[in-house]
Transfer RNA from a Candidatus Woesearchaeota archaeon, 74 nucleotides, folded computationally.
The RNAcentral record of the sequence draws on ENA.
NCBI's taxonomy places the organism under Archaea, Nanobdellati, Candidatus Woesearchaeota.
It matches the Rfam family "tRNA". Its family is annotated with triplet codon-amino acid adaptor activity in the Gene Ontology. Rfam describes the family as follows. Transfer RNA (tRNA) molecules are approximately 80 nucleotides in length.
The coordinates come from a structure-prediction model, not an experiment, and the mean pLDDT is 82.

Order: sequence, then structure tokens, then C1' cells
RNA sequence: GGGCUCGUAGCUCAGUCUGGCAGAGCAUUCGGCUCUUAACCGAAUGGUCGCGCGUUCAAAUCGCGUCGGGCCCG
Repeated sequence: GGGCUCGUAGCUCAGUCUGGCAGAGCAUUCGGCUCUUAACCGAAUGGUCGCGCGUUCAAAUCGCGUCGGGCCCG
């Protein structure tokens, strides 16, 4: 230098192929239960979907560029 792949909540990830309300588990906070703690149950808090531009009525999703991680080729 070239090719492939990953980047989404504090953490681990789904959703992308086939555009249409951004989600799960864990964590945190509050409440219930309990003599108390843990466990269990309920609720709440949570996001520039790496970044920029474009296409579209509408983009996490499609196109182009770019940054970072991983693998391979030279």
C1' cells in the first nucleotide's frame, strides 16, 4: 500500500441482508418482600447507532469519504 471484518446505553451484545417508534441482559438508583443482608419481584435512569457528506417522505440500516480495533495479502 491492497482486501475482508468489527465499532449501537457505564459493560456484553441483538437489530443492518429486506430503510419505517432504537432494544435485551448485566450494572446503577428507588420501592416491595425480609428481624437484617443476600436472593427474588416491580419501577426508574439511561444513546450525536465511531465521525462527515450524500440518496430518500423517512437512514443504525443504502452510497461515498474518513478515524480506530482485528485478520489476511504484498